[in-house]
Context: one part of a larger RNA
RNA sequence: UUGGGUUUAAAGGGUGCGUAGGCGGCGAAUUAAGUCAGCGGUGAAAGACCGGGGCUCAACCCUGGAAGUGCCGUUGAUACUGAUUGGCUAGAAUACCCUUGCCGUGGGAGGAAUGAGUGGUGUAGCGGUGAAAUGCAUAGAUAUCACUCAGAACACCGAUUGCGAAGGCAUCUCACGAAGGGGCGAUUGACGCUGAGGCACGAAAGCGUGGGGAUCGAACAGGAUUAGAUACCCUGGUAGUCCACGCAGUAAACGAUGAUGGCUAACUGUCGGGCCUAAGGGUUCGGCGGCCAAGCGAAAGCGAUAAGCCAUCCACCUGGGGAGUACGACCGCAAGGUUGAAACUC
Numbered sequence: 001u002u003g004g005g006u007u008u009a010a011a012g013g014g015u016g017c018g019u020a021g022g023c024g025g026c027g028a029a030u031u032a033a034g035u036c037a038g039c040g041g042u043g044a045a046a047g048a049c050c051g052g053g054g055c056u057c058a059a060c061c062c063u064g065g066a067a068g069u070g071c072c073g074u075u076g077a078u079a080c081u082g083a084u085u086g087g088c089u090a091g092a093a094u095a096c097c098c099u100u101g102c103c104g105u106g107g108g109a110g111g112a113a114u115g116a117g118u119g120g121u122g123u124a125g126c127g128g129u130g131a132a133a134u135g136c137a138u139a140g141a142u143a144u145c146a147c148u149c150a151g152a153a154c155a156c157c158g159a160u161u162g163c164g165a166a167g168g169c170a171u172c173u174c175a176c177g178a179a180g181g182g183g184c185g186a187u188u189g190a191c192g193c194u195g196a197g198g199c200a201c202g203a204a205a206g207c208g209u210g211g212g213g214a215u216c217g218a219a220c221a222g223g224a225u226u227a228g229a230u231a232c233c234c235u236g237g238u239a240g241u242c243c244a245c246g247c248a249g250u251a252a253a254c255g256a257u258g259a260u261g262g263c264u265a266a267c268u269g270u271c272g273g274g275c276c277u278a279a280g281g282g283u284u285c286g287g288c289g290g291c292c293a294a295g296c297g298a299a300a301g302c303g304a305u306a307a308g309c310c311a312u313c314c315a316c317c318u319g320g321g322g323a324g325u326a327c328g329a330c331c332g333c334a335a336g337g338u339u340g341a342a343a344c345u346c
Stems, first nucleotide, its partner, number of pairs: 003318004007300002012314001014201004021194003025088002028085004033081002035077008049065006091191001092188003096183005103177007110154001114150008125136002162169002206247006216240001220236004258313006267290010295302002319346003328339004
């Protein structure tokens, strides 16, 4: 390489949009590039193969024949692929009507809790733990009441619920923006699928500048524990946690399961829409779950939301360690990221 694979054994890119490319619905006409057939040319000799012959045989040599993937030309065939033309509506999209949601961005508002300030009541403890101590407190703490301030997060509802491409998204409300689903069959008429590069988005931590700083809290300090205790527990506490703008670009970024289309028994729950209803429910489309037929699987299990049966495209794997390291390159302010070996060893 071929092959075989990628939930858990090595292996699905974090996610989307999309360039090149690959692949692509139904029916017709034309063409004849691919494809197929006939014929012609070429395909040197030697060698190899078949027949005959010469050296006593053989090796070796001579001679005749056949074969020769392929390439070129020509004449035809037209199912499939391609190209061109003109159609179709089942894919795709649009319009119209109805509808859904923690989808996004920006603004405004709210209550509980926490901490703080001021004042009142009040007095000797509070706090914390397995037990303690550090700590706080007669300069009046803890507790309690009133008023005020600050920042952050939104209890209950809340759910195998919902939305989003993923990351993720939850108090209420307004504005703006986007998306999905159903109904309808009006419009376009294959406009589609995938997608190397590329571009965009991308939790937390981290970085830069400027704000903010209630809580929690790496580092750090102290108290305990212990043989020790650079920990687990306790008292404090800086960065950070929050906001704006910019960078970074990684995660067990997980369903450890790429995207799209088609096909293959049932039963059951639930969310959104439509239709029917005798108002109990039934049915249908689109989601989210449970359990299973066939089938698949090494098994666990999966099973119409497939890991079943097919098709197209992309990504990736090829024994363990060395190693996601070294070197180089690209990116980054840095931290580092991406790409990514070998010697050696078992």
Small-subunit ribosomal RNA, central domain from uncultured Bacteroides sp., 346 nucleotides, folded computationally. Rfam family: Bacterial small subunit ribosomal RNA. Rfam links the family to the GO terms structural constituent of ribosome and ribosome. RNAcentral holds the full RNA, with entries from SILVA. The prediction has a mean pLDDT of 89.